Background
This is a predicted structure of a 1519-nucleotide RNA (small-subunit ribosomal RNA) from an uncultured Candidatus Saccharibacteria bacterium. Its Rfam family is "Bacterial small subunit ribosomal RNA". The coordinates come from a structure-prediction model, not an experiment, and the mean pLDDT is 80. The sequence is in RNAcentral, with records from SILVA.
C1' cells in the first nucleotide's frame, strides 16, 4: 500500500467480498515445560454444607474448671469500640449519576495542637437463681446484683438561646445583661481513658457552569407545577413538607414522552481526525430475594441488624416458627461457555486491645483450564549404494532425500539423588548520634514581692575637743532574698527516632528459585492450506452426483477448485472455524464527497425566525490571540536507566497533551455602541418605451350543428376492403330564413409577456410586474430562506347553469385463432360557464435562488447615443431579453461554455447498493378519489450511467445474385427403383437430420464383405515383435473316420541350410513368459479430411495520428468496377490474407515432329513449342482520367468452362477410410478370433431423390446417315458356326491412333395403328431358358413366350435453367465373379425461349440510426392464473408485560392526638395524616398468537397471451 466482483470488451457510479489487527471468548483437531497475568459475559435464576466480623477481664457482674489457696483459664451477661469499612454485583439510573471547574449555609467517632474541667449523691436492670408456659423458635412471672450502662444536683467558658448596643456592607464581627447545658473511671503506678470549647488534618452532606445515547412515526408539558409570605423540617440552603397569596415555568438551541445505558481514568483499532468498548486494576455511583419502613449510631434508612407486606424454600407435635451466597468455596438449572466445597495469617493491610495477642475467604500462595502474553525444548555433527518403501513418469528416469540407516558428540529438559538463597522486618538489651520533653544549676534580660543599707546633709545629746549615740533627709533607692519567667549552656532523667553490637527467633508457598552429580537422544508435533485473490500441485477415485465455498465461482467421464494418496507451502505447542469491533471504507467525506443524464435541486414564488453582509472614523472587548499561573490522583502511554539467567513482567526518573479556571496584555479581524458617505448594494423620483401578464364587460366573421322551406333524386356515407348506419316518411348535394354553443384563420416567427401553472379574434374599464435615459432623493434599508402564507396544466369531485363539435364508459360493425383493442357508425360523463374542493404531472432546462470574474463570432427582439440625411435606411457604440456555434476551463463520457455543468463567495433544498417501496402502521390534510410525512423483516451481487464493436429491426439510404418479374421443362398425382423416418423383428449392424441427412458414408450387402442375429468352436490366440527351453522337423499333400463346417484325430509321402563333428546360427513348429486384438466408448479430448454462408468481397497488420479507455483511422467520402477493381480527395502512409492475373481445358493462326490414319504424299488429326487480346484504334459523355457507351477491324473484346475457397462461422459432419489421447473388454467361458445359417432385401404408413409413362411433335415396322470421351492380357474378343433370343462353340487380332469394345440414337425415307385405357402404358404374375458364381430359396441379372395393372398432364405448394444453356437423344467407364445402376462421373449429337424492370419474396455487401440484444431476435422480457416455501402487515378476537389515572381497603412505620400512667417518661388502650403489597374501573403503550382475506418475495423445465425495446405516445393532457 490494496486485491477481486456488474460488461462480448471500456471508463465511470455504486454496492458486496478478501489480505491486517484486537478479545474475559467459544467449537473442531492436537498438545512437552516454565514463568506472568486471566477465567460465571447467559438465569440481580434457586441454593445443601462449611467458613467469610468481631475483640476487649487495664469497664462490670455472675458461673464454671485446673490445681501450686491465689493464680491461671474458659463460658454466660452488662458496658465500650467495630460492625456504614472490607468484600461481591451492575439490576435500576438519561440523573447533579459521572467527569471536570468552581460555590457557600453545613457535620464529624477514632488522630492531631491548644485552654478548662473532672465536685456531690442516686435508682435500676441482664447475666445468675426460681417459678409458669410452648413440639420448636422462644415467652412470662418472681427475688436479688455491678460498672467507663443510666439518672439528679452544683460548677463552667470563646458553648447555645433572647433582648439590646456599636461598626461596616444584605449579614457578618465586638461588646453587654439574662437564661440554659458537661464529666468515668481503670491500672502492672509507666500510663490509658472521660467532659467541654477553639483550631488542624483528612472524611462526608448540598449547589452551580459546561461535557458525553437513540428517537420528532414522541410537540407541546407542568398544579407543588413557577415564585412569594408564615411555619414546620434537616447538621445545613431549598416546595424538602404544609397553610395562604399570585399566575407563573419549560420548549424546536428539542421540552415532555418512549427505548437502550451504570459514568469516569481508561482498552481496541487508525497515519491521523475519528469510530467502537468500559472485562481484569484504581476512583465514584447505585444495589443486596421484592416493595415499603424506621430504629440504633458520629456515620445506614444498614449484604452476613431490627419490623411488616409478597413470593418461593423448609421444619412443625398444625396450634406456629425459621430463612436470604449479587462474600470465599461448592451445587442444580439455563447455557456455545467460565477453576478447588486448598493452604496460611509467615508478609502488606483492616478491626479490637496499653500490650501479648485474638479475628481476618481482604490478603499472601498452591490447584485447575494452552483463556491470553512471554521464553525454552522436541538434539548437534558426519553420512550416497542416493539403500528400502512409497508417489510420479515422456519408463530414460524424477520426488520424499542427507531424510533415514550408521558413526561420533552434547545433556537444556525429563527422571534419581544430595545441597541450598531471599522473601523477616518486628521483640529484647547495650552502645553510640540526633530530636523533644522534665528536673537541677549557672549565667542573662526584665518583672513581681519581700527584706533592707551607708556615703553625705540636718537636727539633739554627749565629749575638752577628736568622738559617740539617738533621730530626720537620703530611701523603701541602691542592694539582697524569694518567687514566677524569657534565651542560652551544662549536668541528669525520661520518650521517640537512626545507626552499630549482643541475645532470642517467626515461613503458608516449600521436595521453593538456584547448584552439583547420575542415566540415556534417551520423554517431547501437530494444525490449516496448495483455481484467483492469496505463498504452495501432481496422480487416482468420483461423474451437476456425493461434496465445496469468504467473493468470483468449481462438479454433466481427462475436476491443480469434491473424496484420498504423494509432493509442496504457512504458522508452530499450537493451528484452524465461528461471533464481535476498528481498519482497508474518501461506502456520512471537520481533515475528506456530491446532485444535467449514475441515487440526489423542493412544480413556483412571497415572507418569519436563524445564517451571511459596502466604504471611513472613534470607542469598548464576552469571539479571537499572546504570557503568566491552578488543576486535570495513581496505575496507564512514550523515552531513558534498573530487578527478576532473558522476555513477558516489575520498579524508578523524566516526558507527553486537551480541557476548565484566575491574572494581566494586544485590538488586525469579528460583534457591540456612536458618527459620516454614496453616479457604488438596494429603493425611490422625472420622461420615454414594448409586451398573448392579469380580471371583468362589450362585440365580429369564418366553419360546424339544429328547425323550417325550395329545387331535386337514389343513392349517401366510411374503409386497406368491407358492414353496421342514414336515406323513396326524399337523403346525400344545393338554395334561402331563424336558432345554438365552443374556439378564433391569415398576422405568426428560433418572436413576445409572466415567479411558475400558464397566456392569442377585436374593443373598452380597472390592474401588476419589466426595460431605457437623467443622476434629483433616501443612506447599507442588503441576500438567502427552516417552520408559515399565497399560487398551481390536465383529470377528478360538490352544487347550480349549458352542451355545436370532440368523446373515457357502453352498444353496434368489421379484424383477427380470440380482439373486453388498434380501423368504422353511434354516443353518455367530461369538455364550456358561476361558486367551492384536490394539490398532483417527463409540473424538465430532468440543471435552487443571488453577487462578483473569465478570450470571441452570429441571428433576433426592446431602448439610448453618435455620424449622415429633408427625414428613413445604412453604419458605429451602448444597456436588457431571447437563439445558434465556439477560445480557456469542466465532465466518465456525451456535452457545457458571459444565459456555465468555467473561477470565487452567501444562504437553502436533497443524495448514500437494487428490489420489498413511495409501501405498511401511525400523525396531518380531503366530501371522495386520494395526497403528504415515511419505514421494516426477507431476499439479490448486482442495479445504474456515458460510450464502444457487433448481431439484430414487420428503420432508412445505395448496391447486387435465376433472389423475383419473363420464359422453358420439370417434382407434388400413378407404376416401379433407390435411400430414409416409422413400424415389425432373434437381427433387421452402425453413421449422417433445416438450408449444409435422405440414388448420402455404399465408385455394386447371395457366401464373403459383416460390424448384426442364433448356434458351434479356440485361447499368447487368425497376423506382428522379443526372451527362454524342446525339437529337427514343423508345415504342406494325401487317404480313412467324427463332424453343418470351423476344427478334432489316425495313416502315408516328405523329413531342411551353415557345418568334418560338437557348439553356435538361419529356419520352423510346441510350451512357457512378456504382450496381442477389438467396426466397444468419446467428433463435446484430438490430427488429418470435408461440408455450409460463397468465388460473397470481404478480412487483418505495422508505423503514425485522435481517444482516460475499450476503440478509432487506414477500410469512411466521390466517380467507377464482376471486385476493398481503379481514380480523386482525405491524419494517414505503407503491407499481408483474399479479388484480378500466373495453372489446365476450348475457340484463331504459324513452326517442328509423325507411331497411326491414308494408295502415296499430307496433315482433317495427335503431340511439342509459338503468335494473337493489351478495350490497342474512331467517336460520344465524363473532373478531360480512370471509366462508361457506341462502332470498325478480328477467330476471338472482361471470350467460354475448371482448377484455386480469404479472416473466420456452425464445439456442423466423420474414433466406421486412416492416425491418436484416456477409458472398457480379454487366461477355462470375451465386446477378441474361426465356422455354418440368418439378417442388413421385412412393409397398415410417410417423405426424399429417380426412371418410364399417360401418348399421335407419338407408337411400331422396315431401310438410312452421321460422334465423342473412354475400356482392354485372370482382359477386349474380330470373322465363322449354332440357338428365336439371352447365349454357346470356335479363338484370329490387340499389352493398343495399329486388333477388339463400336451396330450411335435422336434424326432421314416409306408403312400401318386414328383418339380408344388403345398397335399408348409397361407394372405385376405364370412357364421355359441362358449366364456368373463352391453355391441365385430366403436374395442376382439376362432372354422368349403369356399376363397387360395404375395412369387421360397431376391440389396446397415447390425445384432447375440466362447459350450452345435449358429440354431432348443416345455412348462410354469406374466399382465388379455376377449384379438389382432407372444411381454416379464423363462424352458427344439435336438444340430453343425470355429478361419490361428492382415494388415485392429470399440471399449478400456498404453507410447510417436505434436497441434494455451480445449463448446476440429461434434473443430479451411481462402480468394473471396454478404448486410449494418464507418474511411482514391487516384482523372477529384470545393471552400477557409496561407507565400510569380514579376510587376501595390499608399492614409496619414517622409525625400527631385523646385516655391512662407517671415526677418527667417509657408503657398500655384508642384515633387520625401519609404509605407499601391488594382490589375494583376505564382507558393507554409494547408483545405474542387466531379463522380469514389481501399484497410482497423465491423457486430447472407448468397455463395463458406478447405489453414493451430496434422513436415513444395519442381520451385528455404533456414530453
Nucleotide at each position: 500500500a490494496g486485491a477481486g466482483u456488474u460488461u462480448g470488451a471500456u471508463c465511470c457510479u455504486a454496492g458486496c467480498u478478501c489480505a491486517g489487527g484486537a478479545u474475559g471468548a467459544a467449537c473442531g483437531c492436537u498438545g512437552g515445560c516454565g514463568a506472568c497475568g486471566u477465567g460465571g459475559a447467559u438465569u440481580a435464576g434457586g441454593c445443601a454444607u462449611g467458613c467469610a466480623a468481631g475483640u476487649c477481664g487495664a469497664a462490670u457482674g455472675c458461673c464454671g474448671a485446673g490445681c501450686u489457696u491465689g493464680c491461671u483459664c474458659g463460658g454466660c451477661a452488662u458496658g465500650g469500640c467495630a460492625a456504614a469499612c472490607g468484600a461481591g454485583g451492575c439490576a435500576g439510573u438519561a440523573a447533579c449519576a459521572c467527569g471536570u471547574a468552581g460555590g457557600a449555609a453545613c457535620g464529624a467517632a477514632c488522630c492531631c495542637u491548644u485552654g478548662a474541667g473532672a465536685c456531690g449523691g442516686g435508682g435500676a436492670u441482664a447475666a445468675c437463681c426460681c417459678a409458669u408456659u410452648g413440639a420448636a423458635a422462644g415467652a412470662u412471672g418472681g427475688a436479688g446484683u455491678a460498672a467507663u450502662a443510666c439518672c439528679c444536683g452544683a460548677u463552667a467558658g470563646u458553648c447555645c438561646g433572647c433582648u439590646c448596643a456599636u461598626a461596616u456592607u444584605u449579614a457578618u464581627a465586638u461588646g453587654a445583661u439574662c437564661g440554659g447545658u458537661a464529666a468515668a473511671g481503670c491500672u502492672u503506678u509507666g500510663g490509658c481513658g472521660c467532659u467541654u470549647a477553639a483550631g488542624g488534618a483528612u472524611c462526608g452532606g448540598c449547589c452551580u457552569g459546561c461535557g458525553g445515547a437513540g428517537u420528532a412515526u414522541c410537540a407541546g408539558c407542568u398544579u407543588g407545577u413557577u415564585g412569594g409570605u408564615a411555619g414546620g423540617g434537616u447538621a445545613a440552603u431549598g416546595g424538602c413538607c404544609u397553610a395562604c397569596c399570585a399566575a407563573g415555568g419549560c420548549u424546536a438551541u428539542g421540552a415532555c414522552g418512549c427505548u437502550u445505558a451504570g459514568g469516569g481514568g481508561a482498552g481496541g483499532u487508525g497515519a491521523g481526525a475519528g469510530c467502537c468498548u468500559g472485562g481484569c486494576c484504581c476512583c465514584c455511583g447505585c444495589c443486596g430475594a421484592u416493595g415499603g419502613u424506621a430504629c440504633u449510631g458520629a456515620g445506614a434508612c444498614a449484604c452476613g441488624g431490627a419490623c411488616c407486606a409478597u413470593a418461593c424454600a423448609c421444619c412443625u407435635a398444625c396450634g406456629g416458627g425459621u430463612g436470604g451466597c449479587c462474600g470465599c468455596a461448592g451445587u442444580c438449572g439455563a447455557g456455545a461457555a467460565u477453576c478447588u466445597u486448598c493452604c496460611g495469617c509467615a508478609a502488606u493491610g483492616g478491626g479490637c486491645g496499653a500490650a501479648a495477642g485474638c479475628c481476618u475467604g481482604a490478603c499472601g500462595g498452591a490447584g485447575c483450564g494452552a483463556c491470553g502474553u512471554c521464553g525454552c525444548g522436541u538434539g548437534g555433527u558426519g553420512g550416497a549404494u542416493g539403500a528400502a518403501g512409497u508417489c510420479u513418469u515422456u519408463c530414460g528416469a524424477g520426488g520424499c532425500g542427507u531424510a533415514a540407516a550408521c558413526a561420533c558428540c552434547u545433556u537444556u529438559u525429563a527422571u534419581g539423588a544430595g545441597g541450598g538463597a531471599g522473601g523477616a522486618a518486628a521483640c529484647c538489651g547495650a552502645g553510640u548520634a540526633c530530636u523533644a520533653c522534665u528536673u537541677u544549676u549557672a549565667a542573662c534580660g526584665g518583672a513581681a514581692a519581700a527584706a533592707u543599707a551607708a556615703a553625705c546633709g540636718g537636727u539633739c545629746a554627749u565629749u575638752a575637743a577628736a568622738u559617740u549615740g539617738a533621730u530626720c533627709g537620703g530611701a523603701g533607692u541602691a542592694u539582697u532574698u524569694u518567687u514566677g519567667u524569657u534565651u542560652u549552656a551544662a549536668a541528669a532523667g525520661u520518650a521517640g527516632u537512626g545507626c552499630u553490637c549482643g541475645g532470642u527467633g517467626u515461613g503458608a508457598c516449600g521436595u521453593u528459585a538456584c547448584c552439583u552429580c547420575a542415566u540415556g537422544a534417551a520423554u517431547a508435533a501437530g494444525g490449516g492450506g496448495c483455481u484467483g485473490c492469496u505463498a504452495a500441485u501432481c496422480a487416482c477415485g468420483u461423474g451437476c452426483c456425493a461434496g465445496c465455498a469468504g467473493c468470483a465461482g468449481c462438479g454433466g467421464u481427462a475436476a491443480u477448485a469434491c473424496g484420498u494418496g504423494a509432493g509442496c507451502c504457512c504458522c508452530a505447542a499450537g493451528c484452524g472455524u465461528u461471533a464481535u469491533c476498528c481498519g482497508g471504507a474518501a461506502u456520512c467525506a471537520c481533515u475528506g464527497g456530491g446532485c444535467g443524464u449514475a441515487a440526489a435541486g423542493a412544480g413556483u414564488g412571497u415572507g418569519u425566525a436563524g445564517g451571511c453582509g459596502g466604504u471611513c472614523u472613534g470607542a469598548u472587548u464576552a469571539g479571537u490571540c499572546u504570557u503568566u499561573u491552578g488543576u486535570u490522583a495513581a496505575a496507564u502511554c512514550u523515552u531513558c536507566c534498573g530487578g527478576c539467567u532473558u522476555a513477558a513482567c516489575c520498579g524508578g526518573a523524566a516526558g507527553c497533551g486537551g480541557g476548565c479556571g484566575a491574572a494581566a496584555g494586544a485590538a488586525a479581524c469579528g460583534g457591540u455602541c456612536a458618527g459620516a458617505c454614496u453616479a457604488a448594494g438596494a429603493g425611490g423620483g422625472u420622461g420615454c418605451g414594448a409586451g398573448a401578464g392579469g380580471u371583468c364587460u362589450g362585440u365580429g366573421g369564418a366553419a360546424c350543428u339544429c328547425a323550417u322551406g325550395g329545387u331535386g333524386u337514389a343513392g349517401g356515407g366510411g374503409u386497406g376492403a368491407a358492414a353496421u348506419c342514414c336515406g323513396u316518411u326524399g337523403a346525400u348535394a344545393u338554395c334561402a330564413u331563424g336558432g345554438g354553443g365552443a374556439a378564433c384563420g391569415c398576422c405568426g416567427a428560433a418572436a413576445g409577456c409572466g415567479a411558475a401553472g400558464g397566456c392569442a379574434g377585436c374593443a373598452g374599464a380597472c390592474u401588476g410586474g419589466c426595460g431605457c435615459a437623467c443622476a434629483c432623493c433616501u443612506g447599507a434599508c442588503g441576500c438567502u430562506g427552516a417552520g408559515a402564507c399565497a399560487c398551481g396544466a390536465a383529470a377528478g369531485c360538490c352544487a347550480g347553469g349549458g352542451g355545436a363539435g370532440a368523446g373515457a364508459a357502453u352498444g353496434g360493425g368489421a379484424u383477427u385463432a380470440g380482439a373486453u383493442a388498434c380501423c368504422c357508425c353511434a354516443g353518455u360523463a367530461u369538455u364550456c360557464c358561476u361558486g367551492g374542493c384536490c394539490c398532483u404531472a417527463a409540473a424538465c432546462g430532468a440543471u435552487g435562488u443571488u453577487c462578483u470574474c473569465u478570450u470571441g463570432c452570429u441571428u433576433u427582439u426592446c431602448g439610448g447615443a453618435g455620424u449622415a440625411u429633408c427625414g428613413a435606411c445604412c453604419c458605429u457604440c451602448u444597456g436588457g431579453g431571447a437563439g445558434g456555434c465556439g477560445a480557456a476551463g469542466c465532465u466518465a463520457a456525451c456535452g457545457c461554455g458571459u444565459u456555465a455543468a468555467g473561477a470565487g463567495a452567501a444562504c437553502c433544498g436533497c443524495c448514500u447498493g437494487g428490489g420489498a417501496a413511495g409501501u405498511a402502521c401511525g400523525g396531518c390534510c380531503g366530501c371522495a378519489a386520494g395526497g403528504u410525512u415515511a419505514a421494516a423483516a426477507c431476499u439479490c451481487a448486482a442495479a445504474g450511467g456515458a460510450a464502444u464493436a457487433g448481431a439484430c429491426g414487420g428503420g432508412g439510404a445505395c448496391u447486387c445474385g435465376c433472389a423475383c418479374a419473363a420464359g422453358c421443362g420439370g417434382u407434388g398425382g400413378a407404376u416401379c427403383a433407390u435411400g430414409u423416418g416409422g413400424u415389425u423383428u432373434a437381427a433387421u449392424u452402425c453413421g449422417a437430420u433445416u438450408c449444409u441427412a435422405a440414388a448420402c458414408g455404399a465408385a455394386g450387402a447371395a457366401c464373403c464383405u459383416c460390424a448384426c442375429c442364433a448356434g458351434g468352436a479356440c485361447u499368447u490366440g487368425a497376423a506382428a515383435u522379443c526372451c527362454a527351453a524342446u525339437u529337427g522337423a514343423a508345415a504342406g499333400c494325401u487317404a480313412g473316420c467324427c463332424g453343418a463346417a470351423a476344427g478334432g484325430u489316425u495313416g502315408g509321402c516328405c523329413c531342411u541350410c551353415u557345418c568334418a563333428c560338437a557348439a553356435g546360427g538361419a529356419c520352423a513348429a510346441u510350451u512357457g513368459g512378456a504382450c496381442a486384438g477389438g467396426u466397444g466408448a468419446u467428433g463435446c479430448a484430438u490430427g488429418g479430411c470435408u461440408g455450409u454462408c460463397g468465388u460473397c468481397a470481404g478480412u487483418u497488420c505495422g508505423u503514425g495520428g485522435c481517444u482516460u479507455g475499450a476503440g478509432u483511422u487506414g477500410u469512411u467520402c466521390c466517380c467507377u468496377u464482376a471486385a476493398g477493381u481503379g481514380g480523386g480527395g482525405a491524419a494517414a502512409c505503407g503491407a499481408a490474407c483474399g479479388c484480378a492475373a500466373c495453372c489446365c481445358u476450348u475457340a484463331u493462326c504459324g513452326u517442328c515432329u509423325g507411331u497411326u490414319a491414308c494408295a502415296a504424299g499430307u496433315g482433317u488429326c495427335a503431340g511439342a513449342c509459338g503468335a494473337g487480346a493489351c478495350u490497342a484504334c474512331c467517336c460520344c459523355g465524363g473532373u478531360u482520367u480512370u471509366c462508361g457507351g457506341g462502332g470498325a477491324g478480328g477467330a476471338a473484346g472482361c471470350g467460354a468452362g475448371g482448377a484455386u475457397g480469404a479472416c473466420g462461422c456452425c464445439a456442423a459432419g466423420u474414433c466406421a477410410g486412416c492416425a491418436u489421447g484416456u477409458c472398457c473388454c480379454u487366461u477355462u467361458g470375451a465386446c477378441g478370433u474361426c465356422c455354418u445359417g440368418g439378417g442388413c432385401u421385412a412393409c397398415a404408413c410417410a417423405c426424399a431423390u429417380g426412371a418410364u409413362a399417360c401418348a399421335a411433335u407419338g407408337g411400331u415396322c422396315a431401310u438410312u446417315a452421321c460422334a465423342g470421351c473412354g475400356g482392354g492380357u485372370u482382359g477386349c474378343g474380330a470373322c465363322g458356326g449354332g440357338g428365336a433370343a439371352a447365349c454357346c462353340c470356335u479363338g484370329a487380332g490387340c499389352u493398343a491412333a495399329u486388333c477388339c469394345u463400336c451396330c450411335a440414337a435422336a434424326g432421314a425415307u416409306g408403312g400401318c395403328c386414328c383418339u380408344a385405357g388403345u398397335u399408348c402404358g409397361g407394372a405385376u404374375u405364370g412357364a421355359g431358358g441362358u449366364c456368373u458364381g463352391c453355391a441365385a430359396c430366403u436374395c442376382g441379372a439376362c432372354c422368349u413366350c403369356a399376363u397387360g395393372a395404375a395412369g387421360c398432364u397431376g391440389g396446397a405448394a415447390u425445384c432447375g435453367c440466362u447459350a450452345g444453356u435449358a429440354a431432348u437423344c443416345g455412348c462410354g467407364g469406374g466399382u465388379c465373379a455376377g449384379c438389382c445402376a432407372u444411381a454416379c462421373c464423363g462424352c458427344g449429337g439435336u438444340g430453343a425461349a425470355u429478361a419490361c424492370g428492382u415494388u415485392c419474396u429470399c440471399a449478400a455487401g456498404u453507410c447510417u440510426u436505434g436497441u434494455a440484444c451480445u449463448c446476440a431476435c429461434u434473443g430479451c422480457c411481462c402480468g394473471u392464473c396454478a404448486a410449494g416455501c418464507c418474511a411482514a402487515g391487516g384482523g372477529a378476537g384470545c393471552c400477557g408485560g409496561g407507565a400510569g389515572u380514579a376510587c376501595c381497603c390499608a399492614a409496619a412505620g414517622u409525625c400527631u392526638c385523646u385516655g391512662u400512667g407517671g415526677u418527667a417518661a417509657a408503657g398500655c388502650a384508642g384515633g387520625g395524616c401519609c404509605u407499601a403489597a391488594g382490589g375494583u374501573a376505564a382507558g393507554u403503550u409494547c408483545g405474542g398468537u387466531a379463522a380469514c382475506a389481501a399484497g410482497g418475495g423465491u423457486u430447472a423445465a407448468g397455463u395463458c397471451g406478447u405489453u414493451u425495446g430496434a422513436u415513444c405516445a395519442a381520451a385528455c393532457u404533456g414530453a